Context: one part of a larger RNA
RNA sequence: CUGGGCGUAAAGCGUGCGCAGGCGGAUGAUUAAGUUAGGAGUGAAAUCCCCGGGCUCAACCUGGGAACUGCUUUUAAGACUGGUCAUCUAGAGUUUGUCAGAGGGGGGUGGAAUUCCAAGUGUAGCAGUGAAAUGCGUAGAGAUUUGGAGGAACACCGAUGGCGAAGGCAGCCCCCUGGGAUAAAACUGACGCUCAGGCACGAAAGCGUGGGUAGCAAACAGGAUUAGAUACCCUGGUAGUCCACGCCCUAAACGAUGUUUACUUGCUGUUGGGGGCAACCUUAGUAGCGAAGCUAACGCGAGAAGUAAACCGCCUGGGGAGUACGGUCGCAAGAUUAAAACUC
Numbered sequence: 001c002u003g004g005g006c007g008u009a010a011a012g013c014g015u016g017c018g019c020a021g022g023c024g025g026a027u028g029a030u031u032a033a034g035u036u037a038g039g040a041g042u043g044a045a046a047u048c049c050c051c052g053g054g055c056u057c058a059a060c061c062u063g064g065g066a067a068c069u070g071c072u073u074u075u076a077a078g079a080c081u082g083g084u085c086a087u088c089u090a091g092a093g094u095u096u097g098u099c100a101g102a103g104g105g106g107g108g109u110g111g112a113a114u115u116c117c118a119a120g121u122g123u124a125g126c127a128g129u130g131a132a133a134u135g136c137g138u139a140g141a142g143a144u145u146u147g148g149a150g151g152a153a154c155a156c157c158g159a160u161g162g163c164g165a166a167g168g169c170a171g172c173c174c175c176c177u178g179g180g181a182u183a184a185a186a187c188u189g190a191c192g193c194u195c196a197g198g199c200a201c202g203a204a205a206g207c208g209u210g211g212g213u214a215g216c217a218a219a220c221a222g223g224a225u226u227a228g229a230u231a232c233c234c235u236g237g238u239a240g241u242c243c244a245c246g247c248c249c250u251a252a253a254c255g256a257u258g259u260u261u262a263c264u265u266g267c268u269g270u271u272g273g274g275g276g277c278a279a280c281c282u283u284a285g286u287a288g289c290g291a292a293g294c295u296a297a298c299g300c301g302a303g304a305a306g307u308a309a310a311c312c313g314c315c316u317g318g319g320g321a322g323u324a325c326g327g328u329c330g331c332a333a334g335a336u337u338a339a340a341a342c343u344c
Stems, first nucleotide, its partner, number of pairs: 003316004007298002012312001014201004021194003025088007033081002035077008049065006091191001092188004096183004103177007110154001115149007125136002162169002206247006215241002220236004258311006266289010293300002317344003326337004
């Protein structure tokens, strides 16, 4: 260098953008770097291989040949790859119309509920559990009525629904803003695909500074349970959960399925758009079932795990170990990169 793989056996980076690199649509012309063919030079000897010879054989020695698969140069070819030039429109993109959407950021605002405060009515319980107790209550609780404060989350609609690259996104209104789908024309003319490094985003928890704190609730305290109970159950309760700014960068970050493109019987539902009087047709999603095919099986099956192509990432017995050491990053917690001895 080569092989086989990556839904569940080891293995798809959490996700995107993207420089270098790799790969790249159609036609014509040209070039001759790659490529192919021929010639020439060189490729020391020994070694290796083949046919012989010499030591009684062999190892060993030795003659000849082949080979040295390479390099240089030259001639030719011009299909394919590359370079250059010209042209094209099927890839990609732009303009125009229409449309759906919890896509993102900021501001405002609404009602229900919980809690608390004040006041009225009213009296002995309330709360909690398997049963209790801790707890609250005659200093008037719980219940009920009225008023007020404050924070957080938005019932119904709501869906196998929608949007987003992923994480994720849900009351209503306004402002700013990203992406997508579709229809028909016009335009640009390969502008494309992937992407090591790099950059950006990235749930929850956690960290820093400042605010906020209704409910919930690690830690903690008490009551139970129990042989014990540092738990499960109960009563409380602080960080936190919320906001602003700055970090952290990890998840069963899952479809456990990288991205892009082409091709390959069908049926049923549903969301958005277009056409049609309608039946229905078409396009982009999203679900269920299934032909061929694939798969160890389960299952997948035009949204592939089928048939192919391009590029990237990753795997190579279990433990040791996602650990040690070193590097990088971080305020820290730690993250990332990542072994070996030994052992089965």
The prediction has a mean pLDDT of 91. A computed fold for a 344-nucleotide part of an RNA from Neisseriaceae bacterium 1359/10, annotated as small-subunit ribosomal RNA, central domain. It matches the Rfam family "Bacterial small subunit ribosomal RNA". Its family is annotated with structural constituent of ribosome and ribosome in the Gene Ontology.